[in-house]
Predicted 3D model of a 110-nucleotide RNA (SAM riboswitch aptamer (S box leader)) from a marine sediment metagenome.
The RNAcentral record of the sequence draws on MGnify.
Of the family's consensus pairs, 89% are formed in the model.
RNA sequence: UCUUAUCCAGAGUGGGGGAGGGACAGGCCCUUCGAUCCCACGGCAACCGGUCCCCGGUGGGGAUGCCCGGUGCUAACUCCUGCGGGGCGAAAAGGCCCCGGGAGAUGAGA
Repeated sequence: UCUUAUCCAGAGUGGGGGAGGGACAGGCCCUUCGAUCCCACGGCAACCGGUCCCCGGUGGGGAUGCCCGGUGCUAACUCCUGCGGGGCGAAAAGGCCCCGGGAGAUGAGA
């Protein structure tokens, strides 16, 4: 970089450090009552592997988490919106809702 699946559930304490952080832009939030980040120990979940079971079986589905392993995650729906279409609405304003897409994140594969 490409392909593919998922993204309205869930899960924090301590230590370090000392200024911004939530990918980007706008909004809105978090943060010196110490955030983001790093470390330790917990926790959540069940993507992959393992193990077990089932089926219409080159495959598919399910179960399993102290007494299996590799990732991941642990403020806010991916915090919201961003592009296109539709609905509500008197409406070209503002707003609310729905569908699809884009971008991003994570896993697996290449």